[in-house]
RNA sequence: CCAGACGGUCGGAUGGCCGCCUUCCGGCAACGGGGAAACCCGCCGGGGGGAGGAAAGUCCGGGCUCCACGGGAACACGGUGCCGGUUAACGGCCGGCGGGGGCAACCCCAGGGAAAGUGCCACAGAGAGCAGACCGCCAUGUCUUCGGACAUGGCAAGGGUGAAAGGGUGCGGUAAGAGCGCACCGCGUCGGCGGUAACGUCGAUGGCAGGGUAAACCCCACCGGGAGCAAGACCGAAUAGGGACGGCACGCGGGCGCAGGUCCGCAGGCGGGUUUCCGCGCCGCUGUCCGGGUAGGUCGCGACGAGGCGUCCGGCAACGGGCGCCCCAGAUGAAUGGCCAUCCAUCGCCGUUGCUACGGCGCGGCGGGGACAGAACCCGGCUUACAGACCGUCUGGACCA
RNA sequence: GCCGGCUUAGCUCAGUUGGUAGAGCAGUUGAUUUGUAAUCAUCAGGUCGGGAGUUCGAGUCCCCCAGCCGGCACCA
Numbered sequence: 001c002c003a004g005a006c007g008g009u010c011g012g013a014u015g016g017c018c019g020c021c022u023u024c025c026g027g028c029a030a031c032g033g034g035g036a037a038a039c040c041c042g043c044c045g046g047g048g049g050g051a052g053g054a055a056a057g058u059c060c061g062g063g064c065u066c067c068a069c070g071g072g073a074a075c076a077c078g079g080u081g082c083c084g085g086u087u088a089a090c091g092g093c094c095g096g097c098g099g100g101g102g103c104a105a106c107c108c109c110a111g112g113g114a115a116a117g118u119g120c121c122a123c124a125g126a127g128a129g130c131a132g133a134c135c136g137c138c139a140u141g142u143c144u145u146c147g148g149a150c151a152u153g154g155c156a157a158g159g160g161u162g163a164a165a166g167g168g169u170g171c172g173g174u175a176a177g178a179g180c181g182c183a184c185c186g187c188g189u190c191g192g193c194g195g196u197a198a199c200g201u202c203g204a205u206g207g208c209a210g211g212g213u214a215a216a217c218c219c220c221a222c223c224g225g226g227a228g229c230a231a232g233a234c235c236g237a238a239u240a241g242g243g244a245c246g247g248c249a250c251g252c253g254g255g256c257g258c259a260g261g262u263c264c265g266c267a268g269g270c271g272g273g274u275u276u277c278c279g280c281g282c283c284g285c286u287g288u289c290c291g292g293g294u295a296g297g298u299c300g301c302g303a304c305g306a307g308g309c310g311u312c313c314g315g316c317a318a319c320g321g322g323c324g325c326c327c328c329a330g331a332u333g334a335a336u337g338g339c340c341a342u343c344c345a346u347c348g349c350c351g352u353u354g355c356u357a358c359g360g361c362g363c364g365g366c367g368g369g370g371a372c373a374g375a376a377c378c379c380g381g382c383u384u385a386c387a388g389a390c391c392g393u394c395u396g397g398a399c400c401a
Numbered sequence: 402g403c404c405g406g407c408u409u410a411g412c413u414c415a416g417u418u419g420g421u422a423g424a425g426c427a428g429u430u431g432a433u434u435u436g437u438a439a440u441c442a443u444c445a446g447g448u449c450g451g452g453a454g455u456u457c458g459a460g461u462c463c464c465c466c467a468g469c470c471g472g473c474a475c476c477a
Base pairs, nucleotide, nucleotide: 001397002396003395004394005393006392007391008390009389010388012343013342014341015340016339017338018337020050021049022048023047024046025045026044027043031042032041033040034039052372056383057382059381060380061379062378063377064228065227066226067225077224078223079222080221081220082096083095084094085093086092097111098109099108100107101106112219113218117217118216119213120212121211134159135158136155137154138153139152140151141150142149143148167185168184169183170182171181172180186208187206188205189204190203191202192201193200194199232299233298234297235296242290243289244288245287246286247285248284251266252265253264254263255262256261268283269282270281271280307326308325309324310323311322312321313320314319344370346368347367348366349365350364351363352362354361355360402473403472404471405470406469407468408467411426412425413424414423420457428444430442431441432440450466451465452464454462
């Protein structure tokens, strides 16, 4: 210098002017509202604070709140799944083991059980699950046109099908073959050693059974009561409706009831722009008081928290502990902004008496232009989006000394 | 803010033990008709919303995104 791996930080800066939200201190001299007043709200003056690494998706886990519940267990349902640790908890994180990829740094893995049982394995293929013989190989017999054909039996090496064909490679062996025998590898069982364990390693032994699939049912182990701040608590109008006690008004008939009363029919009144007929809807009026809910408001809600920053100690690490300092958004159609100037990063175009490995680089000028994205009860994670800049550690390669 | 559901041909929808995806309407071409419609025959049209994973094999199973739709304050 080129190519790459991993981890971390930031994610425009400075200044001026004008605003917004919140909180604290001071002020009523003026203005508006409330109050008897002190004073309060708006207001005036001043100070402090004001988005993120993901505030996002809502995929997990907790705090908090309500509902259910005497405790425990089991069943059902859902989730997790190598081992150990960490944590309030987790499906997160850390360390290790095993498998896979990469020359390497390093990366990826839903990674328990297929020897409890069930299901499935399309097409192709002879055969796909206590497997099978199409081509083929071999022996014997018969026939022969001497090439071979057929029958019976032995076999599974080779070919072919398939994602997968009941260990693999080699040597021996055999009529041809075959774990039939042997060596190595794989696998199963047993034992020794190391390790907390997953597992590793060594030895003996078996002679190959027991194909794959559990992100199919299932089995095993562990975890989980349900809902979610629109949870939930409090205050509470106007109108309508409910209840209690009064005042006034009150036709007829019938049913029920001891009664207060209530129901039905007729008559009457009111309603639609008007009139007639038919049909429809509504029907005591009023006063005082009471409680519930709605609109709306307050709390939950942010300045004490699994808080932040610094430092020391333990631990490989995740993390834990001690000490010191700090208080750091809190809205409710929802504040955290707008304009200007200079600079920084970056992009495009033009020029160039510079450099060049001829790809560009440097310098100067002009123009454009800030990535993803906006807290809404709060935390710990995961996942997803993100222009670009910077820092550290490491790997491979090239060149120079 | 919280909680659910859906996405398959141009449109509306099927698709179950995972095995190369169909129906109706619309469209093309031909027949029928003087011509059109209807009718009959025929043909074409699919990255199954996108990306990863499990599996021999994924529309289907699992995970992550995107888009669309619905419900949830109090109340007799």